c-di-GMP-I riboswitch aptamer, 74 nucleotides, folded computationally. The prediction has a mean pLDDT of 77. It was read from a public genome assembly, where an Rfam model found it.
This record gives sequence, C1' cells and structure tokens, in this order.
RNA sequence: ACUGAAUAUCGGCAAAACCGGAGAAAUCCGGCGACGCAAAGCUAUAGGGCCUCAAAUGGCAGCCAGUUGCACUC
Repeated sequence: ACUGAAUAUCGGCAAAACCGGAGAAAUCCGGCGACGCAAAGCUAUAGGGCCUCAAAUGGCAGCCAGUUGCACUC
C1' cells in the first nucleotide's frame, strides 16, 4: 500500500407513518420521526434493472453497477 473480516465511543445519513408543498403519476422538497446504513457519499442520454405514462422525453443511487473516500482492531 492492497485485499478481506469483525466492531461503532464521539460524530454522520435517515425508511415507514404523519403534516405542509410541487407533480398527471411515479416521485421529489421541507418538517417530524428512526426501519435501517461502514459509503444509505457522488453518478440516471452515453451499463443492466425497476416505477409512472397511451407513449419516456419523467423518475428511482435505501436494487445491481461505476467512481471517490473512510476511525479503531485483526
């Protein structure tokens, strides 16, 4: 330095439900809340997959994937 495994003190993110807003919908934003997360950071024309729609040109990164980063112990 790389790979793998276990752990999470301090700290970080925040599912569902509920409230308000945007939208045709999927879904998104804010509040509240904590199911979980060691990349639940970032990337959605230029990988696959999924959702909405008559039809993607609209969405989903908390599905896989790509990419960057990471405390302590072994």